[in-house]
Molecule: Bacterial RNase P class A
Organism: Arenicella sp.
RNA sequence: UGAGUUAACUGGGCAAUCGCCUCUGACAACUGUCAAAGUUGUUUGAGGAGGAAAGUCCGGGCUCCAUAGAGCAGAGUGCCAGAUAACGUCUGGGCGGCGUAAGCCGACGGCCAGUGCAGCAGAAAGAUACCGCCACGGUUGGGUUUCCAAUUGGGGUAAGGGUGAAAUGGUGCGGUAAGAGCGCACCGCGGUGUUGGUAACAACAGCGGCAGGGUAAACCCCACUCGGAGCAAGAUCAAAUAGGAAUUCGUAUGGCGUUGCUCGCGUUGAAUUCGGGUAGAUUGCUUGAGAUAAGUGGCGACGCUUGUCCUAGAUGAAUGAUUGUCCUCGACAGAACCCGGCUUACAGGUUGACUCAAAAU
Numbered sequence: 001u002g003a004g005u006u007a008a009c010u011g012g013g014c015a016a017u018c019g020c021c022u023c024u025g026a027c028a029a030c031u032g033u034c035a036a037a038g039u040u041g042u043u044u045g046a047g048g049a050g051g052a053a054a055g056u057c058c059g060g061g062c063u064c065c066a067u068a069g070a071g072c073a074g075a076g077u078g079c080c081a082g083a084u085a086a087c088g089u090c091u092g093g094g095c096g097g098c099g100u101a102a103g104c105c106g107a108c109g110g111c112c113a114g115u116g117c118a119g120c121a122g123a124a125a126g127a128u129a130c131c132g133c134c135a136c137g138g139u140u141g142g143g144u145u146u147c148c149a150a151u152u153g154g155g156g157u158a159a160g161g162g163u164g165a166a167a168u169g170g171u172g173c174g175g176u177a178a179g180a181g182c183g184c185a186c187c188g189c190g191g192u193g194u195u196g197g198u199a200a201c202a203a204c205a206g207c208g209g210c211a212g213g214g215u216a217a218a219c220c221c222c223a224c225u226c227g228g229a230g231c232a233a234g235a236u237c238a239a240a241u242a243g244g245a246a247u248u249c250g251u252a253u254g255g256c257g258u259u260g261c262u263c264g265c266g267u268u269g270a271a272u273u274c275g276g277g278u279a280g281a282u283u284g285c286u287u288g289a290g291a292u293a294a295g296u297g298g299c300g301a302c303g304c305u306u307g308u309c310c311u312a313g314a315u316g317a318a319u320g321a322u323u324g325u326c327c328u329c330g331a332c333a334g335a336a337c338c339c340g341g342c343u344u345a346c347a348g349g350u351u352g353a354c355u356c357a358a359a360a361u
Base pairs, nucleotide, nucleotide: 001357002356003355004354005353006352007351008350009349010348012326013325014324015323016322017321018320020048021047022046023045025043026042027041028040029039030038031037050332054343055342057341058340059339060338061337062230063229064228065227069263070262071261072260074226075225076224077223078222079093080092081091082090083089094108095106096105097104098103109221110220114219115218116215117214130161131160132157133156134155136153137152138151139150140149141148142147169187170186171185172184173183174182188210189208190207192205193204194203195202196201234283235282236281237280244274245273246272247271248270249269254268255267256266257265290309291308292307293306294305295304296303297302327330
């Protein structure tokens, strides 16, 4: 200097004018029981969308069922150890894969519990011989100690060739009629011991010729975990109506009770259709598993102590418009109960650490 990996920050700025929403203080008017409270207007002060607010994929807080248990079904996770309120998240480690590397990814328990699946090709894909190799016998021809060629019969073989994604461990040496873990060496596989490690696991040693494999993001088995519905949850006030009509099941051996079934528990009818009235206000609604500085424990995620700070609460839905100026010329994109994650989108700009290549000193 270039090319990469990884972790963070920012997301147009400044000024002026007018406008919008919330809270707080003051003043005025109206309503009201001259109360409380509410509405409207003026005005001081303070504040007003995100790193993803998106997706609705996970986990919770909170509210209700509700006094709410057990089992089955069903669902989720799946190496080890930790963090966390919890998680399918995160941290560290192990093993495997990719990359020269920094790093990145992993749906990572079990095929000796069982059942499936693998088309076609190929002799054969839960046990096989197509071509081939070897020895013996028969027939024919050449030849005449021998031997060679063709054909045929049963036998041995799975080293060579072919098919296939995959052919029943691999390479080499020996051995054999020809071969084969048949034997041996190394590798692989199985189980044993020692050492290190909390563990997953790793290293070393020697033992066994050991193999009818693969696949569980196939069904399944094993281990652990799991009530449901959701702020349109709920609560309060006000108002109005028709305490309406019909049908079905049933009458405590029944009905109902927030995934399904059974038991238990509680309670005492339930469901469907038609028709009618109201649908307004307040609350839930923002002080939190909150943010941040320093110290401290830990490899780390994170924890603890002390101090500091308060940061949107709209409700057909609030932050917009204009002007001037600066330059990096502006991307993705708007809260609706709240929080912790994951995933996806993102123009430009800035910073740290690390890897590789080249050159110079």